[in-house]
RNA sequence: GCGCCCAUAGCUCAGCCGGUUAGAGCACAGUCCUUAUAAGACUGGGGUCCUUGGUUCGAAUCCAAGUGGGCGCA
Numbered sequence: 001g002c003g004c005c006c007a008u009a010g011c012u013c014a015g016c017c018g019g020u021u022a023g024a025g026c027a028c029a030g031u032c033c034u035u036a037u038a039a040g041a042c043u044g045g046g047g048u049c050c051u052u053g054g055u056u057c058g059a060a061u062c063c064a065a066g067u068g069g070g071c072g073c074a
Base pairs, nucleotide, nucleotide: 001073002072003071004070005069006068007067010026011025012024013023019057028044029043030042031041032040050066051065052064053063054062
């Protein structure tokens, strides 16, 4: 330098065939339970879906460029 893949909650990831309110597990906070802790049950907070632009009535999802990471070739 070229090609391919990945980027969504604090962490690991799903959603990626455009349309309902953006979700799960763990973690965190609260309540219950317990003499207390842990475990368990219930509830809650937390996201400009990497950035910018485009297509569209409508974009996490499609397109382009960029940034970061990984792999391969040279």
Predicted 3D model of a 74-nucleotide RNA (transfer RNA) from Parcubacteria group bacterium CG1_02_42_13. Taxonomically the source falls in Bacteria candidate phyla (Bacteria). Its Rfam family is "tRNA". It is annotated as a transfer RNA. Rfam's curators write: Transfer RNA (tRNA) molecules are approximately 80 nucleotides in length.